[in-house]
RNA sequence: UGCCUAAUCCCGUCCGGCACGGCCGCAUGGGAGCGGGGGACCCGAUGGGGACGUUCAGUUCCCGGGGGCGAAUCGGACCACGGUCCGUAGCGCGAUCUCUUUCAGCGCGAGCCCGACAGCUAACCCCGCAGGCUCGAGAAAGAGA
Repeated sequence: UGCCUAAUCCCGUCCGGCACGGCCGCAUGGGAGCGGGGGACCCGAUGGGGACGUUCAGUUCCCGGGGGCGAAUCGGACCACGGUCCGUAGCGCGAUCUCUUUCAGCGCGAGCCCGACAGCUAACCCCGCAGGCUCGAGAAAGAGA
C1' cells in the first nucleotide's frame, strides 16, 4: 500500500510519552454504524425403516439426539484407522474512487461453540466488533461518483 472478515468510526475521562495551540499509546465510559443469536399470532412441522390391517383408522418391532457462527458442504479412492489424495456445492483475489458482468489465471473449500435445548417470527431481550495476511499487481465491457 492493498486484502480476507461483521470485526469500523466518533466523543468524554484517567494514566503514561512526545517534537506539547496538539499528537500518540494504554485502560475505561458512552454514541453511531455493521454483524449475530433468542423470541408471538399466522404459516410450517409432527423422526426413519419393516411387519400387520377392510391397506382406512391404527397396532407392533427395530434404529436414532438436536442446534449455532462460518464460503467451508457432499462424494470417491487409499490407509499404519492417526490420516493422505482426487474431485465437488459454495467462497475470495485482481491495485481506476466504488459497483456489476465476461474471459484467462491463482487461492480457500477450515475451525470453533451450545449442552438435551431453540422452525419462521412483530414488539422485546441478549451478544460481537477479534484475528490473520500482502509489497508488486492479467485483459475486456458497462454504470455511477
Molecule: c-di-AMP riboswitch aptamer (ydaO/yuaA leader)
Organism: soil metagenome